Predicted 3D model of a 71-nucleotide RNA (transfer RNA) from a Minisyncoccota bacterium.
It matches the Rfam family "tRNA". Rfam links the family to the GO term triplet codon-amino acid adaptor activity. It is annotated as a transfer RNA.
Taxonomically the source falls in Minisyncoccota (Bacteria, Bacillati).
RNAcentral holds the sequence, with entries from ENA.
[in-house]
């Protein structure tokens, strides 16, 4: 240079083009004499900029970081 996967919450990961999720982490409450564990409620999220669609985390096309692989 050139072809390829990959970006979703504070980590890890789901997610037939139709309501945005789990677990852990965080807070707050119930329980304890206290704490811890257990239980229950909260909180917080689709990498950017077009595009198709009636509707895009998902399809397409460019861009950014990350990963492999030829040369």
């Nucleotide at each position: 240079g050139g072809g390829c996967c990959u970006a979703u919450a504070g980590u890890u990961u789901a997610g037939c083009g139709g309501u945005a999720a789990a677990a852990c982490a965080g807070u707050g409450g119930u329980c304890u004499c206290c704490a811890a564990a257990a239980c229950c409620a909260c909180c917080g999220u689709c990498c950017c900029a077009g595009g198709u669609u009636c509707g895009a985390g998902u399809c397409c096309u460019g861009g950014u970081g990350g990963g492999c692989c030829c040369g």